Model confidence (mean pLDDT): 81 of 100. Transfer RNA from a bacterium, 74 nucleotides, folded computationally. RNAcentral records the identical sequence in 9 taxa. Its Rfam family is "tRNA". Rfam classes the family as a transfer RNA. The sequence is in RNAcentral, with records from ENA.
RNA sequence: GGCUGGGUAGCUCAGUUGGUUAGAGCACGGCACUCAUAAAGCCGGGGUCGUGGGUUCGAUUCCCACCUCAGCCA
Numbered sequence: 001g002g003c004u005g006g007g008u009a010g011c012u013c014a015g016u017u018g019g020u021u022a023g024a025g026c027a028c029g030g031c032a033c034u035c036a037u038a039a040a041g042c043c044g045g046g047g048u049c050g051u052g053g054g055u056u057c058g059a060u061u062c063c064c065a066c067c068u069c070a071g072c073c074a
Stems, first nucleotide, its partner, number of pairs: 001073007010026004019057001028044004050066005
């Protein structure tokens, strides 16, 4: 330098042939329980969906460029 895949909550990841509230588990906070702590239980907060543009009535999803991570080729 070229190619492929990934980037979504603090972490690990799902998701959608473009559509009406963007999710799970763990973590975190609260409640309840207990003599007390933990576990199991109930509730809750937390997201510019990597960045910028484009297409569209509408983009996390499609297109382009860039950033970044991993792998392969040279």